[in-house]
RNA sequence: GCUGGCGGCGUGCUUAACACAUGCAAGUCGAACGGUAACAGCAGUACUUGUACUGGCUGACGAGUGGCGGACGGGUGAGUAAUGUAUAGUUAAUCUGCCUCUUAGAGAGGGAUAACUACUGGAAACGGUAGCUAAUACCUCAUACUCCUUCUACCUUAAUGGUAGUUGGGAAAUGUUUUUUCGCUAAGAGAUGAGACUAUAUGGUAUCAGCUUGUUGGUGAGGUAAUGGCUCACCAAGGCAAUGACACCUAGCUGGUCUGAGAGGAUGAUCAGCCACACUGGAACUGAGACACGGUCCAGACUCCUACGGGAGGCAGCAGUGGGGAAUAUUGCACAAUGGAGGAAACUCUGAUGCAGCAACACCGCGUGGAGGAUGACGCAUUUCGGUGUGUAAACUCCUUUUAUAAGGGAAGAAGAUGACGGUACCUUAUGAAUAAGCACCGGCUAACUCCGUGCCAGCAGCCGCGGUAAUACGGAGGAUGCAAGCGUUAUCCGGAUUUAUUGGGUUUAAAGGGUGCGCAGGCGGUCUUAUAAGUCAGUGGUGAAAUCUCUCGGCUCAACCGAGAAACUGCCAUUGAUACUGUAGGACUAGAGUACAGACGAGGUAGGCGGAAUGUAGCAUGUAGCGGUGAAAUGCAUAGAUAUUACACAGAAUACCGAUUGCGAAGGCAGAUCACUAACUGUUGACUGACGCUAAUGGACGAAAGCGUGGGGAGCGAACAGGAUUAGAUACCCUGGUAGUCCACGCCGUAAACGAUGGUUACUAGUUGUUGGAUUAACAAUGGUUAAUUCAGUGACUAAGCGAAAGUGAUAAGUAACCCACCUGGGGAGUACGGUCGCAAGAUUGAAACUCAAAGGAAUUGACGGGGGCCCGCACAAGCGGUGGAGCAUGUGGUUUAAUUCGAUGAUACGCGAGGAACCUUACCAGGGCUUAAAUGUAAGUUGCAUGGACCAGAGAUGGACCUUUCUUCGGACUACUUACAAGGUGCUGCAUGGUUGUCGUCAGCUCGUGCCGUGAGGCGUCAGGUUAAGUCCUAUAACGAGCGUAACCCCUAUCGUUAGUUGCUAGCAGGUAAAGCUGAGGACUCUAGCGAGACUGCCGGUGCAAACCGAGAGGAAGGUGGGGAUGACGUCAAAUCAUCACGGCCCUUACGUCCUGGGCUACACACGUGCUACAAUGGUCGGUACAAAGGGCAGCUACCCCGCGAGGGGAUGCGAAUCUCUAAAACCGAUCUCAGUUCGGAUCGGAGUCUGCAACUCGACUCCGUGAAGCUGGAAUCGCUAGUAAUCGGAUAUCAGCCAUGAUCCGGUGAAUACGUUCCCGGGCCUUGACACACCGCCCGUCAAGCCAUGGAAGCUGGGGGUGCCUGAAGUCGGUAGCCGUUAAGGAGCAGCCUAGGGUAA
Repeated sequence: GCUGGCGGCGUGCUUAACACAUGCAAGUCGAACGGUAACAGCAGUACUUGUACUGGCUGACGAGUGGCGGACGGGUGAGUAAUGUAUAGUUAAUCUGCCUCUUAGAGAGGGAUAACUACUGGAAACGGUAGCUAAUACCUCAUACUCCUUCUACCUUAAUGGUAGUUGGGAAAUGUUUUUUCGCUAAGAGAUGAGACUAUAUGGUAUCAGCUUGUUGGUGAGGUAAUGGCUCACCAAGGCAAUGACACCUAGCUGGUCUGAGAGGAUGAUCAGCCACACUGGAACUGAGACACGGUCCAGACUCCUACGGGAGGCAGCAGUGGGGAAUAUUGCACAAUGGAGGAAACUCUGAUGCAGCAACACCGCGUGGAGGAUGACGCAUUUCGGUGUGUAAACUCCUUUUAUAAGGGAAGAAGAUGACGGUACCUUAUGAAUAAGCACCGGCUAACUCCGUGCCAGCAGCCGCGGUAAUACGGAGGAUGCAAGCGUUAUCCGGAUUUAUUGGGUUUAAAGGGUGCGCAGGCGGUCUUAUAAGUCAGUGGUGAAAUCUCUCGGCUCAACCGAGAAACUGCCAUUGAUACUGUAGGACUAGAGUACAGACGAGGUAGGCGGAAUGUAGCAUGUAGCGGUGAAAUGCAUAGAUAUUACACAGAAUACCGAUUGCGAAGGCAGAUCACUAACUGUUGACUGACGCUAAUGGACGAAAGCGUGGGGAGCGAACAGGAUUAGAUACCCUGGUAGUCCACGCCGUAAACGAUGGUUACUAGUUGUUGGAUUAACAAUGGUUAAUUCAGUGACUAAGCGAAAGUGAUAAGUAACCCACCUGGGGAGUACGGUCGCAAGAUUGAAACUCAAAGGAAUUGACGGGGGCCCGCACAAGCGGUGGAGCAUGUGGUUUAAUUCGAUGAUACGCGAGGAACCUUACCAGGGCUUAAAUGUAAGUUGCAUGGACCAGAGAUGGACCUUUCUUCGGACUACUUACAAGGUGCUGCAUGGUUGUCGUCAGCUCGUGCCGUGAGGCGUCAGGUUAAGUCCUAUAACGAGCGUAACCCCUAUCGUUAGUUGCUAGCAGGUAAAGCUGAGGACUCUAGCGAGACUGCCGGUGCAAACCGAGAGGAAGGUGGGGAUGACGUCAAAUCAUCACGGCCCUUACGUCCUGGGCUACACACGUGCUACAAUGGUCGGUACAAAGGGCAGCUACCCCGCGAGGGGAUGCGAAUCUCUAAAACCGAUCUCAGUUCGGAUCGGAGUCUGCAACUCGACUCCGUGAAGCUGGAAUCGCUAGUAAUCGGAUAUCAGCCAUGAUCCGGUGAAUACGUUCCCGGGCCUUGACACACCGCCCGUCAAGCCAUGGAAGCUGGGGGUGCCUGAAGUCGGUAGCCGUUAAGGAGCAGCCUAGGGUAA
């Protein structure tokens, strides 16, 4: 929040210890007393006969004296970190009313006072004066013990204790009463209750490290029930503290409660024990007990009354009110029970308590019906349309009555009377399924799924996350699931979290080893033995309140709840014992540690003088024009003589070679050689000491570089700075200069990636191999040697086990153990702020929080990327040839325009692309006009005899109208048309829902699998390495061995030859024949055709190489190292392209987004881009002449040949469905001409005239002829193709096609080059390797600014609260002093001045 039937039992201001209206919560006793205001009775009097008066006479009793109780019970948790609490002790340092027991006693007196009466003050509260009176009120005297006190003796104790005697002292009510009690005094004992003390335990902060003067102790005194600096005087100078004093913040403590396996963590409601408090602060009185919740006094704040003079009050008692708050109840009933106060008792009082009321606030129990009931109804939801779910659920039939309602009966709680609860619990009867179900959730965690709506919107969300048109996550619905009179949400605590780790964690790289030694405290510590018994262990005793928890049994119908018993309370104390280990004390030992003796080693340290090379400078000399510097330059130096060169001189700093995974040192660090002083390490002997040891907080010492202070020094180098370059800029990198500094002495600083990112010590645990310094032994050799083995101490490499998240580590551990220290606990904020300490400063050290994020991080893996590295390749660059970009035109695209200019393709991988043919059609677009089951097909039913063809009218046509013509038959029907019904149709959207197809990387050499092995795993090996190749091609090696898809090969074309076959092809020889011609006979020789074969394989030779292979212009060969070309495209990438080839999910349209027709458009045109054609000319144009192909096509076709036309073409005619016929060459070559011009180049544009195709060339066809004759004279930045029969150049054919905008596309042949040193660079790719990327560099990511928001600061100032200290003042009150006043004496009291102090003021 939504919902709500009943009962039992419990709980209920967590906030404002905020303020409180009203009522109640502590009184009682007449058997203590004087009395009689009220009530009742009695008696009497008066009489008006029911009234008045009188009498304390009786019951009783207002007010008062007196006694007991108001210190209990009830509330709250502000304060309090110890004057508290818990546990255990001590009291030889104490008190105790009422209660119980015991002993003894109670004698003699006295004076007041309230009430009351009179007068009187004041508004009131409250008084004042005078007078009368009583007591169990008060006082004096007597007596008295085991009491108090003085002294003595004895016993005992750690000590202050006990016993006996002795000195002095102190009491009472013979009161009350129904005569039985109840009371009084002293003493002792008990019980109960209380006080005081001790030990241990009981929060946080060290950014609180020093605190304390009555403070610590002593002596004496005072005070108290009692110990004590509790208080005072004097004396001493102590006491507490790192095992946390003092300070600050927070907090009542406990039994217990919640949680947890436990250890712990959190908590302290109800119930019970203790404490503290009672408007705030202080103080005492009374009393057995208080410094007193419902008492007193004072001060303060607040509220109320007032006659303004003065007074009253204290709900943190029960109800209740306001306020605060998310939030917590009735101004109830009763003393019937239990308990309490008083009383002899009756009894009175009791908001303690017992009950009721309110609240689903918690726990527990019950119910809302049970059985049957299928054609699985209706409805709803869904659907594959068949069904399925809701669901035996409902209806319906039979049954029951817990509950409910009504009626009747009716408790226990009480021992004699007395029952608030309450006509309650409970029982009986009647009625009738009757009165009674919701909430949350359904993506995973987590039980439960579909539809619709929405479309990163609305919204959800505990975490991950969901929502951008198919949402099981949003909202609704149906259904399902969970719990149920509740269900969800929120908050808090514990758990999970071994995520503070005692149980039970870590520190090379994730957070984390102090920079390194020394060393006090502390912690830990070798062998044997004796004693002790502190720790430890065992037994016993006491205690650990009750309740709670656990178990058993019992009482409410069960349960919750309650009761009884047991167990437990894991603790503390005391006592008795044990003695292994630890401790303590004593003795002994030598293996740890140290000392002594002899030896060896080293850049160990400090101080002194000495040397050479180099650099710079000064002067002299030689010498002349540059030097220097850089990628290139310039600044700079230099004719006033530089640089260079010779000799000499001076200065400061650093020490080449040796030199090394070398050595030394605690670390930082240490390098010429020498001398002096000094320290450490190592080894021998086993002489000496005898545990003397290890670690180390705080402390103290050392501590690179830079920096600071003082004084020197200053050659080179060189922050800052200046100049020159570079650059968009260049406060940089480069260059020329150059100050601090670097050097020395003394003093600071105290930090570094101070790193092995690895604290110290000790012990143990497989090996291999170097090296440094020793020792021992052996051999050789010869006395300063070499080698080997063993061993000790260092310093390296590799590795087993182990460890580790892995990388790795591995006797120099990051292994196995022990001890001690330091440090860590998500990232950022931040090693920052504040505070403290240190420093001359710079700064160092210690070291947070607010806020913010859901990560930050480590190691390894696979990829991708890099203006990272290595190797290699490609027309990738380079070397060349020709283009594009400039002109005109063609074509495509963008843009613009338009009714429409249909749609798609957009870096490479769109742009002569889909389209390999847009005049209509195509056609999807636009305008207009039509149709509505249609264009096709099928099924079913019915009807009909047509359909078709011809011509006519209207119309732009579609279409509409009207005329003529007209079936077959085996009679079943076939066929056609119409009508109806069902299935349509869509080039509409989504290529980011898809299939299929395609492009690209890329014809790049890669991509994988099986088994095995390695790894915790992702993954790896194989596929890597060394070679080699065009190639993951092959070879060698190998935890791999094999295999697959790719590569290669197999296929096709082409280059040579052989063979077979010769027609339509060919023609050498033979023959015929022509103007000529294989034209003809004939032939297969040749060419050619097209089948089958051969051939090429690094096969041969030489060289290199283990091999694979490579080289050799090698030989041979037509061809030589994949001969040339084609087809063939691995796993995958680009959410690449295509819903318009086709197919298809979903969505959308249905007299329209479908379909038909006419016309238009897709051909527009300021412009921009791509792809091409033609050119700019003489390697050319024009004219004439002469040659040579391949491939392909052809019957609605190609067309020879003839005629006509200048020509496109036309008219005839022939051959050929084609090796037969036909389309059918051009560059070239040979001549001629042009002569460098906008031309005899170039052909655009325009005019005219035509041809052809076609229904139709206006928008919008091609071609021909005549005329016209534009731009253009080789093209900026930039850019493309090509490595040989290639580029370049020349023509030919075909598909589509009526025709064609073809200069396109795809093929074919003719002529036919140049160049490649090479791989530095650009681009792309392959392999290996490295980094914070993985949407993968178009990545990731840093800082400022702008606007808004959040958190936190600063600010002239202004202001509130709290605490400490000094000074002044100081109420009430205690205490002592004084006291000439009151009191006959006394008890007691005024008065006075002090001490202390709450409060107030003031100061910084």
This is a predicted structure of a 1404-nucleotide RNA (small-subunit ribosomal RNA) from an uncultured Bacteroidota bacterium. The sequence is in RNAcentral, with records from ENA.